This is a predicted structure of a 110-nucleotide RNA (SAM riboswitch aptamer (S box leader)) from Bacillus litorisediminis. Of the family's consensus pairs, 97% are formed in the model. Model confidence (mean pLDDT): 84 of 100. The sequence was found by an Rfam model in a public genome assembly. NCBI's taxonomy places the organism under Bacteria, Bacillati, Caryophanales, Bacillaceae, Bacillus.
Order: sequence, then C1' cells, then structure tokens
RNA sequence: UUCUUAUCAAGAGAGAUCGAGGGACGGGCCCGAUGAAGUCUCGGCAGCGGAUUCUAAUGUAGAAUACUGUGCCAAUUCCCGCAAAUGUUGUGACAUUUGGAAGAUGAGAA
Repeated sequence: UUCUUAUCAAGAGAGAUCGAGGGACGGGCCCGAUGAAGUCUCGGCAGCGGAUUCUAAUGUAGAAUACUGUGCCAAUUCCCGCAAAUGUUGUGACAUUUGGAAGAUGAGAA
C1' cells in the first nucleotide's frame, strides 16, 4: 500500500514550546491570537486484540481489571455528498427513514 472482516449517537485534557492554520476530500457549518496544526511532559477514556479473574457451562457467551499491543480525548464519522421509499411543495427543491459510498480504528491476510 492492497484485500477481508467488525465497529463508528457513548466516553475522556491540562501545562510547556511554537506561531496560522485546523475539522480526510468537495459543499456547508464550525473551531482558532482568550493561541490552530506540529512537538514534548503529565494526565485521562475504554473501542478492538492479548493476558488475568468471575459467572453461566465449556474449542462458547457475558462481565470485570487499564497489566500488555494499539487507538482515542470540540461538535453523531460535525452535517450533507449516491440511491430508494414516504411526506410537503411556490416544481427549484426541502424534510424524515433505510440502504450504500467515502473515511477512521482494530483484527487477520498478501
């Protein structure tokens, strides 16, 4: 990097440094000199894999622990991007629901 698969409405920030961007992409809407991104320190959360423990009874399921590997700590993945159904309509569209796409994270594989 690609493929497969599970999940994505919950949760969790302070300080230092630096100095203008950031929220993946496009549109919108936000965050940002009361300090963005990045880096460092400390702290926190508990999603996934591992470990341990408990329960049910067992190659399984549920729960707990933050020990380990990762991940995360503005806004539902901030909202919408494609399609269908339904409703409204000033016929341009709008709203709701469902599915999909894209993205993120874990696990496995190449």